RNA sequence: GGAGUGGACUCUGGAGAAACCCUUGAAGGGUGCCGAAGGUGCAAAGUACCUGCGUGAGGCGGGUAUGGAAUCUCUCAGGCAAAAGGACAGAGUUGUUGAG
Numbered sequence: 001g002g003a004g005u006g007g008a009c010u011c012u013g014g015a016g017a018a019a020c021c022c023u024u025g026a027a028g029g030g031u032g033c034c035g036a037a038g039g040u041g042c043a044a045a046g047u048a049c050c051u052g053c054g055u056g057a058g059g060c061g062g063g064u065a066u067g068g069a070a071u072c073u074c075u076c077a078g079g080c081a082a083a084a085g086g087a088c089a090g091a092g093u094u095g096u097u098g099a100g
Base pairs, nucleotide, nucleotide: 004097007094008093009092010091011090012089013088018031020030021029022028023027032080033079034078038076039074041072046066047065048064049063050062051061052060053059
């Protein structure tokens, strides 16, 4: 001196889907539906091993395991008037790290 990174807090924007039905004293049960808190699942690359073909040497293919993202997927959790919550985006404050 303060580019950039990720953290916390504040403000703004922010979708979907029954203000469903039954019993009831608290409360419990049923049907339909939504995906954007959280969580589950997986493609390729990569890695390891086995194996076929081939070269002077590089190499080409098959299989198994591992690996592995999302606003995709499932719907466990959550949700289906408003409020609250809300992935994500923008702005600000704060402290951390610290490129040149």